This is a predicted structure of a 360-nucleotide RNA (Bacterial RNase P class A) from a Deltaproteobacteria bacterium.
The sequence was found by an Rfam model in a public genome assembly.
Its Rfam family is "Bacterial RNase P class A". Its family is annotated with dimeric ribonuclease P complex, ribonuclease P activity and tRNA processing in the Gene Ontology. The family's RNA type in Rfam is ribozyme.
The prediction has a mean pLDDT of 77.
[in-house]
RNA sequence: AGACCGGAUCGGACGGUCGCGUUGCUACGACCAGCAACGAGGAAAGUCCGGACUCCACAGGGCAGAGUGGCCGCUAACGGCGGCUCGUCGUGAGACGGGGAAAGUGCCACAGAAAGCAGACGACCGGCGCGCGAGCGUCGGUCACGGUGAAACGGUGAGGUAAGAGCUCACCAGGUCGCGGGGUGACCCGCGAUGCUCGGCAAACCCCACUCGGAGCAAGACCAAAUAAGAGGGUUCGGCGGCCCGCCUCAGACCCUCGGGUAUGGUCGCUGGAGCCGUCCAGCAAUGGACGGCCUAGAGGAAUGACUGUCGCCUCCCGCGAGGGAGGAACAGAAUCCGGCUUACAGAUCCGGUCUGGGU
Numbered sequence: 001a002g003a004c005c006g007g008a009u010c011g012g013a014c015g016g017u018c019g020c021g022u023u024g025c026u027a028c029g030a031c032c033a034g035c036a037a038c039g040a041g042g043a044a045a046g047u048c049c050g051g052a053c054u055c056c057a058c059a060g061g062g063c064a065g066a067g068u069g070g071c072c073g074c075u076a077a078c079g080g081c082g083g084c085u086c087g088u089c090g091u092g093a094g095a096c097g098g099g100g101a102a103a104g105u106g107c108c109a110c111a112g113a114a115a116g117c118a119g120a121c122g123a124c125c126g127g128c129g130c131g132c133g134a135g136c137g138u139c140g141g142u143c144a145c146g147g148u149g150a151a152a153c154g155g156u157g158a159g160g161u162a163a164g165a166g167c168u169c170a171c172c173a174g175g176u177c178g179c180g181g182g183g184u185g186a187c188c189c190g191c192g193a194u195g196c197u198c199g200g201c202a203a204a205c206c207c208c209a210c211u212c213g214g215a216g217c218a219a220g221a222c223c224a225a226a227u228a229a230g231a232g233g234g235u236u237c238g239g240c241g242g243c244c245c246g247c248c249u250c251a252g253a254c255c256c257u258c259g260g261g262u263a264u265g266g267u268c269g270c271u272g273g274a275g276c277c278g279u280c281c282a283g284c285a286a287u288g289g290a291c292g293g294c295c296u297a298g299a300g301g302a303a304u305g306a307c308u309g310u311c312g313c314c315u316c317c318c319g320c321g322a323g324g325g326a327g328g329a330a331c332a333g334a335a336u337c338c339g340g341c342u343u344a345c346a347g348a349u350c351c352g353g354u355c356u357g358g359g360u
Stems, first nucleotide, its partner, number of pairs: 001356010012311007020039007041331001045342002048340005053216004060245004065212005070084005085098005099207002104205002106201003121146002123142008154172006173197002175194008220268004230258007238248003275294008313328006
């Protein structure tokens, strides 16, 4: 210098005028009004996962169902994160993935003889028959070679055989079983036995282990006025929203009719919290702890907007130059709150690392 890998941050700055929401103050009987402060994001998004909170049995047992899947740790929890481990890919920095196919069932398009208790199309070998012969027919043996395929039942060599084949042997690779050592563990290292050589798919059923009750802030609670524990009839249920058990309630629950009332009301929940910033400590890290500082939207038919000035950034044009002119600036937008994941994003910056080439 070029090509990359991993991570982090920002995503215009400062003002002016008008307008909107919340809160506080002033004034007022009350409304209106005036002043001040504050007023969207890294994803506020998708609503995918986990929790807090609320109600229903402060949530119980079994079945069904759903989810997760190497190990250890972190955390309120997780399907998240960190470290480690194994496999695959990459020269590398690194990236991606993870129970069981040697329990059972099922599936494996096309091509191919055969796609799973293997298989005989070509080819090789043997017997028999025919033919002068090349060869042909038939009955068998064989998977060494060819061919098909994403995938064809270990590899190389020797022996062996009619021809062949782990059929036998040596070495190599893998598996299974056993033993020893290291590690919290996944796993790693070593030794021995055994010819055992065993395809893929579990986001097919299934098996193993672990986790999971349901609904959601339109949860839910309260309030004034009015009324109504209203009347009559019916069912024996109803609440734990799949099924069974079990629990609660024995006077409630539900339905119909009549009467009456009304609420598209107001208040709370509601934003101070697993909070943000800084320093130090423990830890490889995720993370945890201590101290100090800060307060940072809270609407509800739903505020956060419009216009504009100066400067900065990018592109184009003019100019030798100083400079001038024109244009542009992403994705998006709170709705109970929080932790993650995923997706979208013009452009800019920083940190760590790898490979290749060149110079000293």